RNAcentral holds the full RNA, with entries from SILVA. This is a predicted structure of a 350-nucleotide part of an RNA (small-subunit ribosomal RNA, central domain) from a metagenome.
Context: one part of a larger RNA
RNA sequence: CUGGGCGUAAAGGGCGUGUAGGCGGACUUGCAAGUCAGGCGUGAAAUCCCUGGGCUCAACCCAGGAAUUGCACUUGAAACUGCAAGCCUUGAGUGUCGGAGAGGAAAGUGGAAUUCCUGGUGUAGAGGUGAAAUUCGUAGAUAUCAGGAGGAACACCGGUGGCGAAGGCGGCUUUCUGGACGACAACUGACGCUGAGACGCGAAAGCGUGGGGAGCAAACAGGAUUAGAUACCCUGGUAGUCCUAGCCCUAAACGAUGGAUACUUGCUGUGAGGGGGAUUGAAACCCUUUGUGGCGAAGCUAACGCAUUAAGUAUCCCGCCUGGGGAGUACGGUCGCAAGGCUGAAACUC
Numbered sequence: 001c002u003g004g005g006c007g008u009a010a011a012g013g014g015c016g017u018g019u020a021g022g023c024g025g026a027c028u029u030g031c032a033a034g035u036c037a038g039g040c041g042u043g044a045a046a047u048c049c050c051u052g053g054g055c056u057c058a059a060c061c062c063a064g065g066a067a068u069u070g071c072a073c074u075u076g077a078a079a080c081u082g083c084a085a086g087c088c089u090u091g092a093g094u095g096u097c098g099g100a101g102a103g104g105a106a107a108g109u110g111g112a113a114u115u116c117c118u119g120g121u122g123u124a125g126a127g128g129u130g131a132a133a134u135u136c137g138u139a140g141a142u143a144u145c146a147g148g149a150g151g152a153a154c155a156c157c158g159g160u161g162g163c164g165a166a167g168g169c170g171g172c173u174u175u176c177u178g179g180a181c182g183a184c185a186a187c188u189g190a191c192g193c194u195g196a197g198a199c200g201c202g203a204a205a206g207c208g209u210g211g212g213g214a215g216c217a218a219a220c221a222g223g224a225u226u227a228g229a230u231a232c233c234c235u236g237g238u239a240g241u242c243c244u245a246g247c248c249c250u251a252a253a254c255g256a257u258g259g260a261u262a263c264u265u266g267c268u269g270u271g272a273g274g275g276g277g278a279u280u281g282a283a284a285c286c287c288u289u290u291g292u293g294g295c296g297a298a299g300c301u302a303a304c305g306c307a308u309u310a311a312g313u314a315u316c317c318c319g320c321c322u323g324g325g326g327a328g329u330a331c332g333g334u335c336g337c338a339a340g341g342c343u344g345a346a347a348c349u350c
Stems, first nucleotide, its partner, number of pairs: 004321003007304002012318001014201004021194003025088001027086005033081002035077005041071002049065006091191001092188003095184004103177007110154001115149007125136002162169002206247002210243002215241002220236004258317006266295011299306002323350003332343004
C1' cells in the first nucleotide's frame, strides 16, 4: 500500500459556519471529451508461449506462428459519466397564517435565606462532634423582635419536561434577536449533501485590567484522630467563586456512537402542533407531522447489547486506528503574558 476497522478491545475531530475538492433528483434535445465497436499504421530484434526442424539427447541453435493487453490516426454507436441548451417539481429554499420553548444579548425589578451593623427584650451559656477541643460569650453572646447595609443564588412550579450546533440555559418584567415545528401549497426551479485548509463558538480551573466580596472555599493556621496524619472530622481563613473590556482552548467536551439521504414487523409513555369527532364549553377516542423516553421482531454483534432517535440494509463525503511500554515525552515548528496548547518521533525494552 492493499485489506480490515472505529458504543465498551487501538480508533468519531468538543461544536458549528463554510472555501477548494469529492459526490449529486426527473424529462427532452444536441455535441462526442471519458466510454464502447470496427478499420489502418505502429508496437525493432532477441527473450517468454505454441508448432516444426538441427547438433546421438538436453542445454543450445534455426524457421514459422501467436503474443506485444499500448499509442496515434480514422469510421461509427450514444446507454452511462461529462459539456451545452431547454424544461419539470418530488430534494432545497421563499411566502402567508399559527402555537410552544430555562435559545441568545441588554436594561430594570422581587421575595425568602445567610452574614454584618444599630436598637429593644433577656441571662449564662453558645457552637461543634463518634466523643472532644481549638472558637464565640458577663466589654452581655446564643435565642428573640424591629430597623438598616451588602453580595450571591433563584425554594415550590420542576418533570427519564422544554430549548440550543456543542459548551450550556431556570425568580419576574420590558426591549432587541437566532433557530426549530405545524397548516396552506402561492412563488423560485436542483439553488443540494459533505467539507482538507480557514474562520467563529467553546464547562471548570487558570492569567492579567479595574471593580466587588454575603455565603462557600484551594493554599495556609489551629483543634482533634492516629504509631505517624503534610488527610478524612472540627474552628477559622486568603486567592478564587461575582461584574467589566481581554486572554487561555482544555475535559469521562460522553450517547465513550461524525454528518446527510433512502429503506426495513410492532407495543407503550410523554412534549409541541394539525385534522376528524362530539359538546353549552371541554375531555375521552381515532388519524397525522415532529421531538423525546421505555420494551421488544427480523437483522446485526465477540459478547454485553443495539433495534424506524440502529450498533439493521445501502449510497456519498469528512475525521481517525494499526501490539504494550518508552510518550502525548524529546526535538523542530507554531500559538500564548504565563501556565501551557496544537503538531508529534526515535533509540531501547517486553